[in-house]
Molecule: transfer RNA
Organism: Candidatus Woesearchaeota archaeon
RNA sequence: GGGCCGUUAGCUCAGCCUGGCUAGAGCGCUUGACUUUUAAUCAAGAGGUCGCGAGUUCGAAUCUCGUACGGCCCG
Numbered sequence: 001g002g003g004c005c006g007u008u009a010g011c012u013c014a015g016c017c018u019g020g021c022u023a024g025a026g027c028g029c030u031u032g033a034c035u036u037u038u039a040a041u042c043a044a045g046a047g048g049u050c051g052c053g054a055g056u057u058c059g060a061a062u063c064u065c066g067u068a069c070g071g072c073c074c075g
Base pairs, nucleotide, nucleotide: 001074002073003072004071005070006069007068010027011026012025013024020058029045030044031043032042033041051067052066053065054064055063
């Protein structure tokens, strides 16, 4: 220098290929119920505009381009 993969909630990840509720699960966190208390269990809730920027489109986490970081491969 070239190619490929990854980046989405505090953590681990799904969703992307096939654009359509401006986004979900588990764990964690908060509150409540239950319990002698803790834990466990049950219920509710908060939390992310999808690495960043731009483009296409009526509409983008999803398509295109650029770019940052990490990993692997080639030279």